[in-house]
Context: one part of a larger RNA
RNA sequence: CUGGGCGUAAAGGGUGCGUAGGCGGUCUUUUAAGUCUGAUGUGAAAUCCUGUGGCUUAACCAUAGAACUGCAUCAGAUACUGGGGGACUGGAGUGCGGAAGAGGUUGACGGAAUUACUAGUGUAGCGGUAGAAUGCAUAGAUAUUAGUAAGAAGACCGGAGGCGAAGGCGGUCAACUGGGACGUAACUGACGCUGAGGCACGAAAGCGUGGGGAGCAAACAGGAUUAGAUACCCUGGUAGUCCACGCCCUAAACGAUGCAUACUAGACUAUGGCUUUAUCGACAAAGUCAGGGUCGUAGCAAACGCGUUAAGUAUGCCGCCUGUGUAGUACGAACGCAAGUUUAAAACAU
Numbered sequence: 001c002u003g004g005g006c007g008u009a010a011a012g013g014g015u016g017c018g019u020a021g022g023c024g025g026u027c028u029u030u031u032a033a034g035u036c037u038g039a040u041g042u043g044a045a046a047u048c049c050u051g052u053g054g055c056u057u058a059a060c061c062a063u064a065g066a067a068c069u070g071c072a073u074c075a076g077a078u079a080c081u082g083g084g085g086g087a088c089u090g091g092a093g094u095g096c097g098g099a100a101g102a103g104g105u106u107g108a109c110g111g112a113a114u115u116a117c118u119a120g121u122g123u124a125g126c127g128g129u130a131g132a133a134u135g136c137a138u139a140g141a142u143a144u145u146a147g148u149a150a151g152a153a154g155a156c157c158g159g160a161g162g163c164g165a166a167g168g169c170g171g172u173c174a175a176c177u178g179g180g181a182c183g184u185a186a187c188u189g190a191c192g193c194u195g196a197g198g199c200a201c202g203a204a205a206g207c208g209u210g211g212g213g214a215g216c217a218a219a220c221a222g223g224a225u226u227a228g229a230u231a232c233c234c235u236g237g238u239a240g241u242c243c244a245c246g247c248c249c250u251a252a253a254c255g256a257u258g259c260a261u262a263c264u265a266g267a268c269u270a271u272g273g274c275u276u277u278a279u280c281g282a283c284a285a286a287g288u289c290a291g292g293g294u295c296g297u298a299g300c301a302a303a304c305g306c307g308u309u310a311a312g313u314a315u316g317c318c319g320c321c322u323g324u325g326u327a328g329u330a331c332g333a334a335c336g337c338a339a340g341u342u343u344a345a346a347a348c349a350u
Stems, first nucleotide, its partner, number of pairs: 004321003007304002012318001014201004021194003025088007033081002035077008049065006091191001092188003095184003103177007114150008125136002162169002206247006215241002220236004258317006266295004271290007299306002323350003332343004
């Protein structure tokens, strides 16, 4: 390079925006770059192939032809691709309308619970476990009542429900703000798809500075268990968990399934919108668009299973895989305060 693949066998980038590049709707006109046809020139000889001939054959050699699939120039063709012009509305976007949502940021507010403190009542236990002990308690605990303070998290509603590109998002209210669906068809007129690099976002843990610290809780201490117990269980308990700002950039970042578009039986379900029918109205029934699920036809698949939310049938673009171990390691480089991250081998063994 040709070829084959990527749900679970090796393999989809954590996610988006987007540069270059690749690819790109319908009609018409022009051009003739790609493409196609013809001609001319060239494509050294040898080699290769075919015919004939020469050494007794063969190898070898001679001769004739074919071929040298290429390049250049000229003359044509115009379906497709490309370039230029014109037009279109189905792709894409804008406008208008009413509705849905834990989408994001900031601020304010409220209640339950927990813990601490203060005061009252009250007296000998409380707590904890399989059973105990450490621990707390006559300096009055636990329990109970009232008050005060603090921090964190948001019971019920809550749903296989919703929103978001992913990570993720859940008390109430307000301000600011992103996106999507539906209906309409007024406007633009291919403005599109993908996307190497790049940029941005990115759970938890971790790091820096300053706050905060109720509960929980790595480390740590003690009590148990045990042959031992650097554990599981219990009593404590510091980082951390929380906030602001700045880093880190990883994950079973999972649907282990890249994005976009088109096509290909149905059934049921529930979410948002719209329409129709019925009704005084609501519930309801039918239809339709969008997203979320369950089952299933054809087809696919090694099987499991997937099946209009495809792993079916196709196209475009990107990423990635190529036996196992060594190894996601060494070295180098870039990034980082560090921890480390990204990129990424080989010898050797099998």
The part of an RNA shown here (small-subunit ribosomal RNA, central domain) has 350 nucleotides and comes from an uncultured Clostridia bacterium.